[in-house]
Context: one part of a larger RNA
Molecule: small-subunit ribosomal RNA, central domain
Organism: metagenome
RNA sequence: CUGGGUUUAAAGGGUGCGUAGGUGGAUGUUUAAGUCAGUGGUGAAAGCUCCGAGCUCAACUCGGAAACUGCCAUUGAUACUGAAUGUCUUGAACAUUGUGGAGGUUGGCGGAAUGUGUCAUGUAGUGGUGAAAUACUUAGAUAUGACACAGAACACCGAUUGCGAAGGCAGCUGGCUACACAAUUAUUGACACUGAGGCACGAAAGCGUGGGGAUCAAACAGGAUUAGAUACCCUGGUAGUCCACGCCCUAAACUAUGAACACUCGACAUUUGCAAUACACCGCAAGUGUCUAAGCGAAAGCAUUAAGUGUUCCACCUGGGAAGUACGACCGCAAGGUUGAAACUC
Numbered sequence: 001c002u003g004g005g006u007u008u009a010a011a012g013g014g015u016g017c018g019u020a021g022g023u024g025g026a027u028g029u030u031u032a033a034g035u036c037a038g039u040g041g042u043g044a045a046a047g048c049u050c051c052g053a054g055c056u057c058a059a060c061u062c063g064g065a066a067a068c069u070g071c072c073a074u075u076g077a078u079a080c081u082g083a084a085u086g087u088c089u090u091g092a093a094c095a096u097u098g099u100g101g102a103g104g105u106u107g108g109c110g111g112a113a114u115g116u117g118u119c120a121u122g123u124a125g126u127g128g129u130g131a132a133a134u135a136c137u138u139a140g141a142u143a144u145g146a147c148a149c150a151g152a153a154c155a156c157c158g159a160u161u162g163c164g165a166a167g168g169c170a171g172c173u174g175g176c177u178a179c180a181c182a183a184u185u186a187u188u189g190a191c192a193c194u195g196a197g198g199c200a201c202g203a204a205a206g207c208g209u210g211g212g213g214a215u216c217a218a219a220c221a222g223g224a225u226u227a228g229a230u231a232c233c234c235u236g237g238u239a240g241u242c243c244a245c246g247c248c249c250u251a252a253a254c255u256a257u258g259a260a261c262a263c264u265c266g267a268c269a270u271u272u273g274c275a276a277u278a279c280a281c282c283g284c285a286a287g288u289g290u291c292u293a294a295g296c297g298a299a300a301g302c303a304u305u306a307a308g309u310g311u312u313c314c315a316c317c318u319g320g321g322a323a324g325u326a327c328g329a330c331c332g333c334a335a336g337g338u339u340g341a342a343a344c345u346c
Stems, first nucleotide, its partner, number of pairs: 004317003007300002012314001014201004021194003025088007033081002035077008049065006091191001092188002095184006103177007110154001114150008125136002162169002206247006216240001220236004258313006266291009295302002319346003328339004
């Protein structure tokens, strides 16, 4: 490079926006760059191939033809692609009227629980476990009641639910804000799809500065268990967990399934809207799920939300280990991240 692949065998980028690039709806006219056809020139000789000839044959040599699949010029063709210029509405966007939701962000408020403090009642245990002990407690604990304070999380509703590009999002309520869908068929008229680099977002843990610190809890301490026990269990407990600002940029970041479009047998459930009507069912659209046929698949299975049938673009794979390591480069305060080999070995 060709060919083949990427749910689970190696392989889909964590996600979006978007530059270059690649690809691109219907129809008319012009052009003739790509494309196709003819002609001319050139494509050295030798060699290769074919037909002959000469050395007794052959190798070898000589003659002729063909070939040189290319390039240049020119004359035409115009279906397709391109270019130029019109038209169109079904792709896309916008408009109007509605609807929907834990979408985002920033304020306010609430109750339960937990812990602590004060006071009261009250007396000998409490707590914990497989069993115990460490621990707490006559300086009055645990329990019960009242009051106060603090921080964090929001029971029930709650769901095979909903929203979001992904990460993710859940008490109630106000402000600001983004989105999706439906109906209308009014507007623009291909404005589209994908997207190397790039930019932005990106759980948890971790880092910096300053707050906060109830709970839980790496590290750590003690008690158990055990042959040992640097663990599992128990009593404590610091970072952290929370907030603001700034970093980090990784996850089984998973649907282990890139994005977009078109087409392809059905059944049932469910969310939202439209339409419709009363006798409970049916229709349309956008989602979310289960089952199943064809087809696909190594099988498990997937099956209109495809892993089916096709088109476009991007990313990635090429035996196991060494290794996501070394070296270099870039990024980072650091931790480390991104890119990413080889020797050797099986």